[in-house]
RNA sequence: GCCUCAGUAGCUCAGCCAGCGGAGCAGUGCUUUCGUAAAGCAAAGGUCGCAGGUGCAAAUCCUGCCUGAGGCU
Numbered sequence: 001g002c003c004u005c006a007g008u009a010g011c012u013c014a015g016c017c018a019g020c021g022g023a024g025c026a027g028u029g030c031u032u033u034c035g036u037a038a039a040g041c042a043a044a045g046g047u048c049g050c051a052g053g054u055g056c057a058a059a060u061c062c063u064g065c066c067u068g069a070g071g072c073u
Base pairs, nucleotide, nucleotide: 001072002071003070004069005068006067007066010025011024012023013022019056028042029041030040031039049065050064051063052062053061
């Protein structure tokens, strides 16, 4: 230098043939208990890596860049 994959909640990851942004765990509140844990319920938590483009509409498609992993020379 080139190629491939990945980047989404605090963490691990779904969703990515465009149409309401999700799950588990963690944290918070409540129920339960003499109390704690466990269990159950509820709410909260997001610039979907960054910038642009296409389009009625973009996490999703296209382009460039950044970061990480792997490969080729």